Source information
Predicted 3D model of a 71-nucleotide RNA (c-di-GMP-I riboswitch aptamer) from a marine sediment metagenome. RNAcentral holds the sequence, with entries from MGnify. Model confidence (mean pLDDT): 84 of 100.
RNA sequence: AAAGGGCAAACCCAGGGUGACCUGGGGACGCAAAGCCACGGGCCAGUCGAGCUGGCAGCCGGGCUGCCGAA
Numbered sequence: 001a002a003a004g005g006g007c008a009a010a011c012c013c014a015g016g017g018u019g020a021c022c023u024g025g026g027g028a029c030g031c032a033a034a035g036c037c038a039c040g041g042g043c044c045a046g047u048c049g050a051g052c053u054g055g056c057a058g059c060c061g062g063g064c065u066g067c068c069g070a071a
Stems, first nucleotide, its partner, number of pairs: 006031002011026006029058001035064003039061003042056006
């Protein structure tokens, strides 16, 4: 390569949260780490705010782990 399998954006439903957003079901825009970790940057929410407390790993970097595989 081929084949097998994996994850699941928007949106909808149910539940949780002040919120960002999260969990479950449906659904697929995409993804070869779209597996895991808030360590650095970034964005977002709460707060009048420095800051603090949270959220995002499907924004980038970094760390850890990792599927198939002909010639």